[in-house]
RNA sequence: CAGGUACAACAGAUAGCGACUUGAGCAAUCAAGAGGAAAGUCCGAGCUGCUGUAAGACAGUGUUCCAUUUAACGAAUGGCCGUAGUAAUACGAGGGAAAGUGCAACAGAGAUUAGACUGCUAGCGUGUUAACGAUAGUAAAGGUGAAAAGGUGGAGUAAGAGCCCACCAGUUUCUAUAGUAAUAUAGAAAGCUUGUAAACCCAACAUGGCAGCAAGAAACAGAUGGUCAGCGUCUUACAAUGCUACUGUUUCGCUAGAGAUACUAUGUAAAGAGUAUAGUAGAUUAAUGCUAUCAAAACAAAACUCGGCUUAUAGUUGUACCUAAUUA
RNA sequence: GGGGCAUUAGCUCAUCUGGGAGAGCGCUUCGCUGGCAGUGAAGAGGUGAGCGGUUCGAGCCCGCUAUGCUCCACCA
Numbered sequence: 001c002a003g004g005u006a007c008a009a010c011a012g013a014u015a016g017c018g019a020c021u022u023g024a025g026c027a028a029u030c031a032a033g034a035g036g037a038a039a040g041u042c043c044g045a046g047c048u049g050c051u052g053u054a055a056g057a058c059a060g061u062g063u064u065c066c067a068u069u070u071a072a073c074g075a076a077u078g079g080c081c082g083u084a085g086u087a088a089u090a091c092g093a094g095g096g097a098a099a100g101u102g103c104a105a106c107a108g109a110g111a112u113u114a115g116a117c118u119g120c121u122a123g124c125g126u127g128u129u130a131a132c133g134a135u136a137g138u139a140a141a142g143g144u145g146a147a148a149a150g151g152u153g154g155a156g157u158a159a160g161a162g163c164c165c166a167c168c169a170g171u172u173u174c175u176a177u178a179g180u181a182a183u184a185u186a187g188a189a190a191g192c193u194u195g196u197a198a199a200c201c202c203a204a205c206a207u208g209g210c211a212g213c214a215a216g217a218a219a220c221a222g223a224u225g226g227u228c229a230g231c232g233u234c235u236u237a238c239a240a241u242g243c244u245a246c247u248g249u250u251u252c253g254c255u256a257g258a259g260a261u262a263c264u265a266u267g268u269a270a271a272g273a274g275u276a277u278a279g280u281a282g283a284u285u286a287a288u289g290c291u292a293u294c295a296a297a298a299c300a301a302a303a304c305u306c307g308g309c310u311u312a313u314a315g316u317u318g319u320a321c322c323u324a325a326u327u328a
Numbered sequence: 329g330g331g332g333c334a335u336u337a338g339c340u341c342a343u344c345u346g347g348g349a350g351a352g353c354g355c356u357u358c359g360c361u362g363g364c365a366g367u368g369a370a371g372a373g374g375u376g377a378g379c380g381g382u383u384c385g386a387g388c389c390c391g392c393u394a395u396g397c398u399c400c401a402c403c404a
Stems, first nucleotide, its partner, number of pairs: 002323009012294006020033005035299001039310002042308005047212004051239008060207005065079005080094001081092004095202002100200002102196003117142002119138004124133003150168005169193002171190008216252007224404004260277005266271001329400007338353004347384001355371006377393005
């Protein structure tokens, strides 16, 4: 130089024209006015209601290497292991198949307490021989399949076989060392060796009702009745024995919050602590529009509020790191 | 805004617990007819909404995305 990896920031500017929402003000007028995902609604909470509160059991639901963080989580951070890459790094729904059950189509002799089609071996029978027949043994060789009961060599045998031995690949258990731990390294023992749990299931842990701001509350007004839908189960104790329901309008819920920004020291980090600063949408058919120029201008726009995840996304800039092969 | 469900041939729908993708109507060709209708025979037509994962193997199991439908009340 070129190629690559990770993270972060911005995510339009200017001009012209024209409205709206909220707040302040008697008025003129002034001030403020969508996002990194506001989206999907996949998780976790606040909040609200279903007579309430408390306790317990079970169904159910969810999670799954280890540690830490957090209000909480299935999230985040760091590590371990596996896979990919030269590397920086990325990805992983990553417990258990040695509790039990199920499944493995087609092909193939045989598909999980293995298996005899070809082949190999033994003795027997027939036959002059070549050879053929049935019986028994055999997983070394062939063929089928995604998968054929671990691989190589030796010993052994009629022929063969973890049947036995040595080495190697893996699994389980034990010991030592390092580590908080997962785990790693070394040694020993056990011939222990198909896959599937995003099949049923087992274990451990967590949760422990349901619905969701169209939840719901209040005020005012109004004639009555019916039908759904939804609302885990059981037990115990205490309190209450009431009040409405339904329809329409308005107001509240509604935005100061486990909040944001900056700095300081702590921690590998996620984060927590301290200090300072500013006040920054709140609508209800729903407020941000249109045109032009700038090389090109993305994905897309609040509807109760937060913490994450996932998905969509033009272009510009910055920081840190890596480089085997190829080219110079 | 918040719940629930579906997507397979041109249309309407099957396919029990994962192994061969199917039916009816429609379409094409041929026969019967002078011609049509009708009927008989043969045939074509599928990325199983899209992408990814688990598995030897996915329409089926899991995740993400897209599209559509439906309910949050209704009737007298």
Two RNAs folded together computationally: RNase P RNA and transfer RNA, 404 nucleotides in total. It holds a member of the Rfam family "Bacterial RNase P class A". It is annotated as a ribozyme. The coordinates come from a structure-prediction model, not an experiment, and the mean pLDDT is 75.